This is a predicted structure of a 476-nucleotide part of an RNA (small-subunit ribosomal RNA, 3' major domain) from Pueraria montana var. lobata. The coordinates come from a structure-prediction model, not an experiment, and the mean pLDDT is 82. NCBI's taxonomy places the organism under Eukaryota, Mesangiospermae, Gunneridae, rosids, Pueraria montana. The RNAcentral record of the full RNA draws on SILVA.
[in-house]
Context: one part of a larger RNA
């Protein structure tokens, strides 16, 4: 100087405490062991792997596996030769492909040819999701948005190094003030950036309706108030008062104010660590393969299942179930699309196809809420696996292995041991709503948006990891 200590001292953190809902039990969705398979492709393993890569495996994807085939090659640039393309018809084949007949010729032109397409041959070479992330680059994750990290010059020390960066208050902060062998300075803090939150200018369509008329309906006149959208602009600055503190830095309590001490969210990640991850996004060095680890195709596999684990969804009911009735959101997507309206069908769906390139039209119905009625404590009118049957969408195809629907069937589970996990307000919780992936179909994940909305926090004694400062030490 670090690193460590079941040393010490100060400090912060959903780290404990308070307190509220989960997991752990059960059925099922989803990942991952392990097993088993011709294959069950690969990567990812403490936190920082396991609904993770994959923002969607039936073929394709696909990298695996079995059969079929090719072998200058699916794909690139070069050299020659022959011929564009494209259509149609048989043959063989699972398909890929391979044979055979037939029609036809196109652009520029100096008429030599050239351009593009297309086959065929020799070869240089192609190709590789094969190996190495302990050969790299780029990306990322972690500590951790935690407050450190460092350097110049001066000094001290022989030196490694120290000092600055420590004390003494203080912040969310190495954030400021003070003091002091320091004195600048850099990267991280912080501000500037975006959205929310209030006024205010300006602008009114497709959005809005007080006055104004008028309907079945802001549907038509009409209005620019008002709501909203878009753009500018102001606002918060410990700026003001009092307390308190070292005349400081601050801190605490009011005033005003939509918002007060960072207003609240996101973005924004400092030197380093971990030979963390990724050679399968790319990109590369080295190795390796080259009638095969390359490439095309057909079926299959990535969906197998004694069993172990994580993540979730759905419940065990009465704060509830069922029926009929009434109400209120944001935010998002649509033309190979969304599709209203009206028929049909218990429905899932089918048919008709107005509008809509969107502040018009459409998805679309918000659900929990709230009123009426039943049900009455029971494995039940609770749960809905799990099967059987009858269809329906999508697509060449839904046996392996898609989803959705009606009708029957009606399991386990009665609140869950030891253990563990999130969460400090518009948060937990608990309702729904919408997206992207998806050249079709598949969502209990994932990302977004509202809707209703809370309990408790004395406090750092104590776990868990974190900083600053001391202090031993056989550690480097």
């Nucleotide at each position: 100087u670090g690193a460590c200590g079941g040393g010490g001292g100060c400090c912060a953190a959903c780290a404990c405490a308070a307190g509220c809902g989960a997991u752990g039990g059960a059925g099922c969705a989803u990942g991952u062991g392990g097993u088993u398979u011709a294959a069950u492709u690969u990567g990812a393993u403490g936190c920082a792997a396991a609904g993770c890569a994959a923002a969607g495996a039936a073929c394709c994807u696909u990298a695996c596996c079995a059969g079929g085939g090719c072998u200058u090659g699916a794909c690139a640039u070069g050299u020659c030769g022959c011929a564009a393309a494209u259509c149609c018809u048989c043959u063989u084949g699972a398909a890929a492909g391979a044979g055979a007949g037939g029609a036809g010729u196109g652009c520029c032109u100096u008429c030599g040819g050239g351009a593009a397409c297309g086959c065929g041959g020799a070869c240089a070479u192609a190709g590789g999701u094969g190996g190495u992330g302990c050969a790299u680059g780029g990306c990322u994750a972690u500590c951790g948005u935690u407050a450190g990290c460092u350097c110049g010059u001066g000094u001290c020390g022989u030196a490694a190094g120290g000092u600055g960066u420590u004390g003494g208050g203080u912040u969310a902060a190495g954030u400021c003030c003070c003091a002091c062998a320091a004195c600048a300075a850099g990267c991280a803090c912080a501000a500037c950036c975006c959205u929310c939150g209030u006024g205010u200018u300006u602008a009114g369509u497709u959005g809005c309706c007080a006055a104004c008329a008028u309907u079945g309906a802001g549907u038509u006149u009409g209005g620019a108030a008002c709501c909203u959208u878009g753009a500018g602009c102001a606002g918060a600055c410990u700026g003001u008062c009092g307390g308190u503190g070292a005349a400081a830095a601050g801190u605490c309590g009011g005033a005003g104010g939509a918002a007060g001490g960072u207003g609240a969210g996101g973005a924004u990640g400092a030197c380093a660590u971990c030979a963390a991850g990724u050679c399968a996004u790319c990109a590369u060095g080295c190795c390796c393969c080259u009638u095969a680890u390359g490439c095309c195709c057909u079926g299959g596999g990535c969906g197998a299942c004694a069993c172990a684990c994580g993540u979730g969804c759905u419940a065990c009911a009465a704060u509830g179930g069922a029926u009929g009735g009434g109400a209120c959101a944001a935010a998002g997507g649509a033309u190979c699309g969304c599709g209203a309206u009206c028929c049909c069908a218990u429905g899932a769906g089918g048919g008709u196809g107005a509008g809509c390139u969107a502040a018009c039209u459409c998805c679309a119905a918000a659900a929990a809420c709230c009123c009426a009625u039943c049900c009455u404590u029971a494995a039940u009118u609770c749960a809905g696996a799990u099967u059987g049957u009858a269809g329906g969408c999508u697509g060449c195809a839904a046996c392996u292995a898609g989803c959705c629907u009606a009708c029957a069937u009606a399991a386990a589970u009665u609140c869950g041991a030891a253990a563990u996990c999130g969460c400090u307000a518009g948060u937990a919780a608990u309702c729904a709503c919408c997206g992207g992936u998806c050249a079709a179909c598949c969502a209990u994940a994932c990302g977004g948006u509202g809707g209703u909305g809370a309990a408790u926090u004395c406090g750092u004694u104590c776990c868990c990891g974190g900083g600053c400062c001391u202090u031993g030490u056989a550690c480097a």